This is a predicted structure of a 123-nucleotide RNA (SAM riboswitch aptamer (S box leader)) from Evansella tamaricis. It was read from a public genome assembly, where an Rfam model found it. Lineage of the source: Bacteria > Bacillati > Caryophanales > Bacillaceae > Evansella. Of the family's consensus pairs, 97% are formed in the model. Its mean pLDDT, the model's own confidence on a scale to 100, is 80. Its Rfam family is "SAM riboswitch aptamer (S box leader)". Gene Ontology term of the family: regulation of gene expression.

[in-house]
RNA sequence: CUCUUAUCAAGAGAGGUGGAGGGACUGGCCCGAUGAAGCCCGGCAACCAGCUAAGAUGCAGAUAAAUGUGUCUUAUGCAAGGUGCCAAUUCCUACAGAGUUGUGAUGCUCUGAAAGAUGAGAG
Numbered sequence: 001c002u003c004u005u006a007u008c009a010a011g012a013g014a015g016g017u018g019g020a021g022g023g024a025c026u027g028g029c030c031c032g033a034u035g036a037a038g039c040c041c042g043g044c045a046a047c048c049a050g051c052u053a054a055g056a057u058g059c060a061g062a063u064a065a066a067u068g069u070g071u072c073u074u075a076u077g078c079a080a081g082g083u084g085c086c087a088a089u090u091c092c093u094a095c096a097g098a099g100u101u102g103u104g105a106u107g108c109u110c111u112g113a114a115a116g117a118u119g120a121g122a123g
Base pairs, nucleotide, nucleotide: 001123002122003121004120005119006118007117008116013041015040016039017038021031022030023029027092028091042086043085044084046083047082048081050078051077052075053074054073055072056071057070058069059068060067090115095112096111097110098109099108100107
């Protein structure tokens, strides 16, 4: 970088540093000298890994049980190792469809996709 797959309505500082941008992109609309991005500290808990408990199952025990061990599933469990994240639903929107308002334009609601972000696996 590409492909596959899961999730994206919750959660997260009145700290230090820094000094003007930021929210991916379109169009909006917002955040920002009452201090943006970045960095440090702190925090949150989505995935992977770990521990604990329960259930299922294989092996040993063997002839049966207690027990030990491996695999899988569950947890509004634990902890925070690897990533990630810490304004606003992924801030809304783009493309398509449905419903609704209306003479119409417009507006509103819902659904699906596209795009994006993150994790895991593979190349």